[in-house]
Parts: sequence; C1' cells; structure tokens
RNA sequence: GGGCAUGUAGCUCAGUUGGUUAGAGCACCACACUGAUAAUGUGGGGGUCGGAGAUUCGAGUUCUCCCAUGCCCACCA
Repeated sequence: GGGCAUGUAGCUCAGUUGGUUAGAGCACCACACUGAUAAUGUGGGGGUCGGAGAUUCGAGUUCUCCCAUGCCCACCA
C1' cells in the first nucleotide's frame, strides 16, 4: 500500500425487507426480605448506534470518505 471483518449502555451482545418509543443479560443505584451479608423479588438511572457527509417522507440498517481494532496479502530492509 491492497483486501476482508468488526465498531450499538460500564462489559458481552441482539436488532428481520429501511418503517413509527433503540433493546436483552451482567454490572450500578434504591426499596423489600435478613440480626447483617449473599441470594431472590420489585423499581430506577445510563445511548443520539465510531466520526463527517449523501440518498430517502423516513437510516442502527443503504452509499461515499475518514478513524480505531483484528485477520490475510503485497512491498521495503
């Protein structure tokens, strides 16, 4: 330098053919339970979906460029 894949909550991930409130589990906070923890139960907070544009009535989803990480190939020495 070329190609491919991934990027969504603190972590691990889902998200259908673009379609009407962005979700799950764990973690965190509060409450209940307990002598007190743990476990369990109930409730709650937390995101503008890696960044910037484009297309569209509508984009997490499609297109372009860029960034980060991983893998493969090539090049130099």